[in-house]
Context: one part of a larger RNA
RNA sequence: CGUAGGAAAAUUGAGGGGCGUCAUCUCCAGUACGAGAGGACCGAGAUGGCUCGACCGCUGGUGUGCCAGUUGGCCUGCCCGGGCCAGAGCUGGAUAGCUAUGUCGAGAAAGGAUAAGCGCUGAAGGCAUCUAAGCGCGAAGCCGCACCCAAGACGAGUUUUCCCAUCACUUCGUGUGAUCAAGAUCCCAGGAAGACGACCUGGUAAAUAGACGACACGUGGACACCUGGUAACAGGCGCAGCGAAGUCGCCCUAAUGAUCGUACGG
Numbered sequence: 001c002g003u004a005g006g007a008a009a010a011u012u013g014a015g016g017g018g019c020g021u022c023a024u025c026u027c028c029a030g031u032a033c034g035a036g037a038g039g040a041c042c043g044a045g046a047u048g049g050c051u052c053g054a055c056c057g058c059u060g061g062u063g064u065g066c067c068a069g070u071u072g073g074c075c076u077g078c079c080c081g082g083g084c085c086a087g088a089g090c091u092g093g094a095u096a097g098c099u100a101u102g103u104c105g106a107g108a109a110a111g112g113a114u115a116a117g118c119g120c121u122g123a124a125g126g127c128a129u130c131u132a133a134g135c136g137c138g139a140a141g142c143c144g145c146a147c148c149c150a151a152g153a154c155g156a157g158u159u160u161u162c163c164c165a166u167c168a169c170u171u172c173g174u175g176u177g178a179u180c181a182a183g184a185u186c187c188c189a190g191g192a193a194g195a196c197g198a199c200c201u202g203g204u205a206a207a208u209a210g211a212c213g214a215c216a217c218g219u220g221g222a223c224a225c226c227u228g229g230u231a232a233c234a235g236g237c238g239c240a241g242c243g244a245a246g247u248c249g250c251c252c253u254a255a256u257g258a259u260c261g262u263a264c265g266g
Base pairs, nucleotide, nucleotide: 001152005163006162007161008160009159010158011157015149016148017147021049022048023047024046025045026044027043033038050107051106052105053104054103055102059100060099061098062097066093067092068091069090070089071086072085073084074083075082076081111143112142117137118136119135120134164265166178167177168176169175183260184259185258186257187203188202189201190200191199208254209253210252212249213248214247215246217243218242219241225236226235227234228233
């Protein structure tokens, strides 16, 4: 820009894409077959490899603004308590998020037309012949089924819902001006969305982010004080103190403002 008014949702599927795999075991059955040795077809079920997708409840990893311990040093006048540097100083753990080696699912079955091949009926050619007319079976392949995208499918589809006039002036030309629908955008607060656009949530009639509170979860028992001990230290107060991304609550802070869009539609 188009889709013959303007919007918001939900859809159909023309068309396109991806996938397509292999093995083992059990039953049938030690059956058919075979002198025996051996040992099936068909059908049913299970497991595993490989590949792909999704997810983080479990098992783990990471987790450089979480917690604790600790070495050497500097600073805080000293002690105590802290801060900082040394690869995050080193070490032990660890929330969210992201993850695989973790978990779940799929690669299935039915169907249609066929290839090689196997057939039925059957002449030319009294026989024979799957073929000449006609009919059937038959593959991981083809078309479909199932999965994903999809109406710019210009053949632009379908369904539902929403919106669209008054006033003032008028040198009357039906002129000028005002109001600006549904909805959308810019802007702003942000995001399990993201290179940027885009997408999603929210913008005071508000829980969008921060702060704060509670909880969850992590660390693992803070400082001060008291008691015991010469002391290192231990115990009590006290499952304490401190905490990132999590959940809920709560308008304390910040979501200020601006624009487009129209009149019933060739």
This is a predicted structure of a 266-nucleotide part of an RNA (large-subunit ribosomal RNA, domain VI) from Dictyobacter vulcani. Its mean pLDDT, the model's own confidence on a scale to 100, is 86. The sequence was found in a public genome assembly. NCBI's taxonomy places the organism under Bacteria, Chloroflexota, Ktedonobacteria, Dictyobacteraceae, Dictyobacter.